[in-house]
RNA sequence: GCGUCGGUGGUCCAACGGCUAAGACAAUGGCCUUCCAAGUCAUUUAUCUGGGUUCGAAUCCCAGCCGACGCA
Repeated sequence: GCGUCGGUGGUCCAACGGCUAAGACAAUGGCCUUCCAAGUCAUUUAUCUGGGUUCGAAUCCCAGCCGACGCA
């Protein structure tokens, strides 16, 4: 340099173009407990960036950035 795959809360991971972005763990608070742990309920936190297509984009298209792998 070229190609393939990927980038979503603090972490991991879902989501036929219909979003009010799911779930687990974590954090915080409540209940429970003599206390702690466990359990249980609630709350907070997210689509890499910029354009385009579309009634509607996390999803499709283009460019860029970052990472992994392969080729040279």
Model confidence (mean pLDDT): 80 of 100. Predicted 3D model of a 72-nucleotide RNA (transfer RNA) from a Candidatus Woesearchaeota archaeon. Rfam family: tRNA. By type it is a transfer RNA. The sequence is in RNAcentral, with records from ENA. The organism belongs to Candidatus Woesearchaeota, within Archaea.